[in-house]
Molecule: transfer RNA
Organism: Bacteroidales bacterium
């Protein structure tokens, strides 16, 4: 340089183009419990950035950025 792949809460992970993006760990309040641990309940938290197609995009397409893997 070229070709193919990835990017979603704090981590991992899910989501036929069509609800309020969903789940576990964590975090935070409560409730149990003399305390703490446990458990129970509730609550905040995310789509890499631009653009375009669609009535409607995380999903489909393009450009960019960051990573991977393969090439000579």
């Nucleotide at each position: 340089g070229c070709u193919c792949g990835g990017u979603u809460c704090g981590u991992c992970u899910a989501a036929c183009g069509g609800u309020u993006a969903g789940g576990a760990c964590g975090g935070g309040a409560g409730a149990u419990u003399c305390u703490c641990a446990u458990u129970c309940u509730c609550c905040a938290a995310a789509u890499a950035a631009g653009a375009g197609u669609u009535c409607g995009a995380u999903u489909c397409u393009c450009u960019u950025a960051c990573u991977g893997a393969g090439u000579a």